[in-house]
Molecule: Bacterial large signal recognition particle RNA
Organism: Gaiellales bacterium
RNA sequence: CCGUGCUAGGCGGGGAGAUAGCGGUUCCCUGUUACCGGCAAUCCGCUCUAGCCGGGCUGAAUUCCCGCCCCAGGGGCGGUCGGAUUCGGGAGAGGGCCUGCGCAGUUGGUGUCGAUCGCCAGGUCCCACGCAACGGAGACUUGCGAACCGCGUCAGGUCCGGAAGGAAGCAGCGCUAAGCAAUGUCACCCGGGUGCCGUGGGCGAGCCUGGCAGGAGCCGGCGACGUGAGCACCGCCCGGGGCCGGCGCUUCGAAGGCGGGUGCACGG
Numbered sequence: 001c002c003g004u005g006c007u008a009g010g011c012g013g014g015g016a017g018a019u020a021g022c023g024g025u026u027c028c029c030u031g032u033u034a035c036c037g038g039c040a041a042u043c044c045g046c047u048c049u050a051g052c053c054g055g056g057c058u059g060a061a062u063u064c065c066c067g068c069c070c071c072a073g074g075g076g077c078g079g080u081c082g083g084a085u086u087c088g089g090g091a092g093a094g095g096g097c098c099u100g101c102g103c104a105g106u107u108g109g110u111g112u113c114g115a116u117c118g119c120c121a122g123g124u125c126c127c128a129c130g131c132a133a134c135g136g137a138g139a140c141u142u143g144c145g146a147a148c149c150g151c152g153u154c155a156g157g158u159c160c161g162g163a164a165g166g167a168a169g170c171a172g173c174g175c176u177a178a179g180c181a182a183u184g185u186c187a188c189c190c191g192g193g194u195g196c197c198g199u200g201g202g203c204g205a206g207c208c209u210g211g212c213a214g215g216a217g218c219c220g221g222c223g224a225c226g227u228g229a230g231c232a233c234c235g236c237c238c239g240g241g242g243c244c245g246g247c248g249c250u251u252c253g254a255a256g257g258c259g260g261g262u263g264c265a266c267g268g
Base pairs, nucleotide, nucleotide: 001268002267003266004265005264006263009058010057011056012030013029014028015027016026020047021046022045023044024043035055036054037053038052039051064261065260066259067258068257069256073252074251075250076249077248079247080246081245082244083243085241086240087239088238089237090236094234095233096231097230099228100227101226102225105222106221107220108219109218110217118212119211120210121209122208123207124206125202126201127200128199129198130197131195132194134191135190136189138186139185140184141182142181143180144179150175151174152173153172158167159166160165
């Protein structure tokens, strides 16, 4: 160096999640073929040589192991930038909304059947008293009104008596007490969110009614503009929270490329 037969190893890998940790089942990425069956999230199997059980293929190199390069993709951190969102605070020079005042204009009502303004009287308001009405209480009148424990009269029956006669007394009838009811009346008593009522007093700002004087205004709506105050819906400023995207740092890293490493037996 060649041939034959074997063995270690291999027959996908990675990130996230979960776990004390490892591997798997789960999600995602890579990749393209790269064995089969069973197990498994209130899990399954294990313990640093860290899936287990059973079967199959390949096998010392294109295929196994290690390092480096490169980078798909994932995780973490931090600041920054951008976007949308939410919470708190703020300002009032923008937009929006509300509102006071002034005023050009415009419009309506009212006024010579007398406006604004002025004067007078009364009312509206309050207090006291009176009157009236209403209500209450009471009195009078009438009616009803007692199984027995009220009155009168007491049939029948009962009792006493030799008799004459006498006694108590139920029902019935009549009457009445307490009480109840009703209509009407009442000099008197009491009450108050009663009154187109009266008298006296107070207040008297406003309003209403009337009168007098006088003789032309008075009241309202819309509203350009000016000015003042306000709200905080949009926009603005400050700060905070989580979300998404870009950038940066860091960590793991598939596929791919390069380099290195790794047996045993027999025969030639």